This is a predicted structure of a 140-nucleotide RNA (c-di-AMP riboswitch aptamer (ydaO/yuaA leader)) from a Desulfotomaculaceae bacterium. Rfam family: c-di-AMP riboswitch aptamer (ydaO/yuaA leader). Rfam links the family to the GO terms cyclic-di-AMP binding and regulation of gene expression. Rfam's curators write: This family represents a conserved RNA structure found upstream of the ydaO and yuaA genes in Bacillus subtilis and related genes in other bacteria. NCBI's taxonomy places the organism under Bacteria, Bacillati, Bacillota, Clostridia, Desulfotomaculaceae. The sequence was found by an Rfam model in a public genome assembly.

RNA sequence: AUGUUUUUAGCGCCUAAUUCUUAUAUUAAGAAGCGGGGGAACCAAUUUUUCGGGGUGAAUCUGUUUGGUCGUGCCAAACCGUAGGGCUAUCUCUAGCCCGAACCCGUCAGCUAACCUCGUAGGCGUGCAAGAGAAGAAUU
Numbered sequence: 001a002u003g004u005u006u007u008u009a010g011c012g013c014c015u016a017a018u019u020c021u022u023a024u025a026u027u028a029a030g031a032a033g034c035g036g037g038g039g040a041a042c043c044a045a046u047u048u049u050u051c052g053g054g055g056u057g058a059a060u061c062u063g064u065u066u067g068g069u070c071g072u073g074c075c076a077a078a079c080c081g082u083a084g085g086g087c088u089a090u091c092u093c094u095a096g097c098c099c100g101a102a103c104c105c106g107u108c109a110g111c112u113a114a115c116c117u118c119g120u121a122g123g124c125g126u127g128c129a130a131g132a133g134a135a136g137a138a139u140u
Stems, first nucleotide, its partner, number of pairs: 010126005018032005033120006043110001052108001053105004061081001063079006084099005090134005
């Protein structure tokens, strides 16, 4: 000097998932903020019943191939796409890079005031941050 790995601090990203207070600071709680579910009238729906139905979430929907099946159907996996979603350190556009999962309720839920109730996990990046336009801040 270069590369890789680990830890800590700060900063930043996905997400509702942050802050504060009490305490014996181990355990246990509360509040605010943010987010979700259930739940009238009116409206909607008049058609669902194992071909179950529904919820959180951006994460839905084809097609092709293979397998499970005697076969249709159905199911599973893989691949190319796709509704939709995220990032590029003020914003917008362009350009570019990514995601397009997973889980839960348990036969049951349309909307929905009052009311009731639940969550506040986790996972990443970080000497760099591309162009154009607009705005803002600081200094002189």